[in-house]
RNA sequence: GGCUUAUAAAGAAGUCGGGAGAGUACAGGCUCAAAGAACGACUAACAACCUAUUCACUAAAAUAAGGUGCUAAAUCCUGCCUAAAAAAUUUGUUAGGAAAUAUAAACC
Numbered sequence: 001g002g003c004u005u006a007u008a009a010a011g012a013a014g015u016c017g018g019g020a021g022a023g024u025a026c027a028g029g030c031u032c033a034a035a036g037a038a039c040g041a042c043u044a045a046c047a048a049c050c051u052a053u054u055c056a057c058u059a060a061a062a063u064a065a066g067g068u069g070c071u072a073a074a075u076c077c078u079g080c081c082u083a084a085a086a087a088a089u090u091u092g093u094u095a096g097g098a099a100a101u102a103u104a105a106a107c108c
Base pairs, nucleotide, nucleotide: 001108002107004105005104006103007102008101013043014042015041016040017039021032022031023030026079027078028077029076044071046069049067050066051064052063053062054061075100080097081096082095083094084093086091087090
């Protein structure tokens, strides 16, 4: 990097370095940012996918936290499709799905 499966409205930040951008590649909106963004290091926290132990022996559950992950806003919202009820002929709302993205695990 590819592919498959699962999850994504819950949860959890400080210090130091750094020095202008960041929030998904694109577009629109909205937001964060010199009262210091991205990024890096350390410490802490959160969660519980894999893992370990117990129970059970199919599933489930409890505990731990070794491998990952994560710690503004729903994956920040919208984009494509379907449905519903409104207003009036395309506008927003709600619900569901798709796509994209992120993370985990298995395989290549």
Source information
This is a predicted structure of a 108-nucleotide RNA (SAM riboswitch aptamer (S box leader)) from a Bacteroidota bacterium. The source organism's lineage runs through Bacteria, Pseudomonadati and Bacteroidota. The sequence was found by an Rfam model in a public genome assembly.